[in-house]
């Protein structure tokens, strides 16, 4: 210096190519049912698309710059 790939609840993961209402699932957390307690089990809740723009009726997905990680080549 030049290609290429990831970035999504505390933690982990799907949707991204081929735009579509309210973003999947698991797991931690909390509340209630159940239990003498507690676990388990069942029920419900909070909580996220890296950042700024642009396109569009509508962006996590497309475009554009930008941060942050990995590989490669120089």
């Nucleotide at each position: 210096g030049g290609a290429c790939c990831c970035g999504u609840g505390a933690g982990g993961u799907a949707g991204u190519c081929a735009g579509g209402a309210u973003a999947u699932c698991c797991c931690u957390c909390c509340g209630g049912c159940c239990u003498u307690c507690g676990g388990a089990g069942c029920c419900g809740g909070c909580g996220a698309c890296c950042c700024g723009g642009g396109u569009u009726c509508g962006a996590a997905u497309c475009c554009c710059g930008g941060c942050g990680g990995g590989u490669c080549c120089a």